[in-house]
Molecule: transfer RNA
Organism: Candidatus Portnoybacteria bacterium RBG_13_40_8
RNA sequence: GGGCGUGUAGUUCAGCGGUUAGAACGUUGCAUUCACAUUGCAAAGAUCUGUGGUCCGAAUCCACACACGCCCA
Numbered sequence: 001g002g003g004c005g006u007g008u009a010g011u012u013c014a015g016c017g018g019u020u021a022g023a024a025c026g027u028u029g030c031a032u033u034c035a036c037a038u039u040g041c042a043a044a045g046a047u048c049u050g051u052g053g054u055c056c057g058a059a060u061c062c063a064c065a066c067a068c069g070c071c072c073a
Base pairs, nucleotide, nucleotide: 001072002071003070004069005068006067007066010025011024012023013022018056027043028042029041030040031039049065050064051063052062053061
């Protein structure tokens, strides 16, 4: 330099263009215990990498940029 893939919660990941973006683990609170752990219940937490475009409507489709990964040179 060329090609491909990925980017969503603190972490790992889901999420056929359409109601409030969800799960697990983690975190916090309460209950349970003499206490801890375990377990149960509840809560907080992501304007979906950025900008623009398509559309009545975009995390989802398109273009560019950025970050990371793989392959080629």